Description: The prediction has a mean pLDDT of 77. Bacterial RNase P class A from a Deltaproteobacteria bacterium, 374 nucleotides, folded computationally. It matches the Rfam family "Bacterial RNase P class A". Gene Ontology terms of the family: ribonuclease P activity, tRNA processing and dimeric ribonuclease P complex. About the family: Ribonuclease P (RNase P) is a ubiquitous endoribonuclease, found in archaea, bacteria and eukarya as well as chloroplasts and mitochondria. It was read from a public genome assembly, where an Rfam model found it. Taxonomically the source falls in Myxococcia (Bacteria, Pseudomonadati, Myxococcota).

């Protein structure tokens, strides 16, 4: 210098002006608002709503089945399908990444095409033996060593053996199962021994095993509570006329079968739930880590379909340009400073947390490999 890999941090700062949404206090009041002051006002993902919880309501004796989910180990956690540290496998020269990582020696099933045969197997070519004959074929049998097919064909190499062959026998190697020793909490690892045991793949096919598992979501839900129309009760009234219109009252007149009061449920509307919490920051301690504990400090939107913005100035960061300047270098060029111009993403709380995933601008650090020089 190039190529990569893992992680951390920030989400421009200050000021002025004009606005937006809540809150508190004060003032004005035409009692519904207005004004002033003070103070507060998005994120690392507020997003997707994919998991797990809190909380609320509904359901529910107890047990079982069905259904759904998870699936190496240990740890963390309120919990998780999340995280940490590991194991094994796998990709990479490496830093490091990834894993649909229980069981195929319980059962059922599946495997296109090719191939003779796709699993208690299988004989197409070839090889060997026997028989026949028209003499290079036919028939019968043996053979998985060689060829051929396939993603996959029932361990590999060698020696013996045989008609030819074959774990048929033996040696070594690989694997499996079992036993023993050592290490580890464990997954597992290392070493030794025994058995010819060689058993193929797929469980993201059914299935088996172990563990977990009710449903709906703050539009949950709780409280207060109009008008109108229903419901219930009591009283009054229907030619002995309640009540209503003319009309503010009396008389009069007209219409008249309902009228009044109370109670109860629901709706509109309002209040609560609502933000103090598995909380944040700092320091110390434990732990490899995730995380946990102690102490101190802090209070940080909660509103209604929903506010948190805009402009200007200065500074900071980055980029382009300079027929600016300074320094280094033979030079190409590199670096510092200055000036003009430009750039700054993804996105928008709606009950609250813990995760995951996705979107996105920039800065910094550790590590690995390659090349050059000293």
């Nucleotide at each position: 210098g190039g190529a990569g890999u893992a992680g951390g941090c920030c989400a421009g700062g200050c000021g002025a002006u004009c606005g937006c949404c809540g809150g508190u206090u004060c003032g004005a009041u035409u009692c519904a608002u207005c004004g002033a002051a003070c103070g507060g006002g998005a994120g690392g993902a507020a997003a997707g709503u994919c998991c797990g919880a809190a909380c609320a309501c509904c359901a529910c004796a107890g047990g079982g089945c069905a259904g759904g989910g998870u699936g190496c180990u240990c740890c963390a956690u309120a919990a998780c399908g999340u995280g940490g540290a590991g194991u094994c496998g796998u990709g990479g020269c490496g830093a490091c990444g990834c894993g649909a990582a229980g069981g195929a020696a319980a059962g059922u099933g599946c495997a296109a095409c090719a191939g003779a045969a796709a699993g208690u197997a299988a004989a197409c070519c070839g090889c060997c033996c026997c028989g026949c004959c028209a003499a290079g074929g036919c028939g019968g049998g043996g053979u998985a060593a060689g060829g051929g097919u396939g993603a996959a064909a029932c361990g590999g190499u060698g020696c013996g053996g045989u008609a030819a062959g074959a774990g048929c026998g033996c040696a070594c190697c690989a694997g499996u199962u079992c036993c023993c020793c050592g290490g580890g909490u464990g997954a597992c690892c290392g070493g030794g021994g025994a058995a010819g045991c060689u058993c193929g793949g797929c469980a993201a096919a059914c299935c088996c095993c172990a563990c977990c598992u009710g449903g709906u979501g703050c539009a949950a839900g709780a409280c207060c509570a109009a008008a109108u129309a229903g419901g219930g009760a009591a009283g009054c009234g229907u030619u002995u006329g309640a009540g209503g219109g003319c009309u503010g009252c009396c008389c009069g007149u007209c219409c008249a079968a309902g009228c009044u009061u109370c109670c109860g449920g629901g709706u509109a509307g309002g209040u609560c739930g609502c933000u103090u919490g598995a909380g944040a920051u700092g320091c110390c301690g434990g732990g490899c880590a995730a995380c946990c504990g102690g102490c101190a400090u802090c209070c940080u939107a909660g509103a209604g379909g929903a506010a948190u913005g805009a402009u200007c100035g200065c500074c900071g960061u980055c980029c382009c340009g300079c027929u600016g300047u300074c320094g280094g270098g033979u030079a190409a060029c590199c670096g510092g400073c200055g000036c003009u111009g430009g750039a700054a993403a993804c996105a928008g709380a709606a009950u609250u947390c813990g995760g995951c995933u996705u979107a996105u601008g920039g800065c910094c650090u550790g590590c690995u490999c390659c090349g050059a020089c000293c």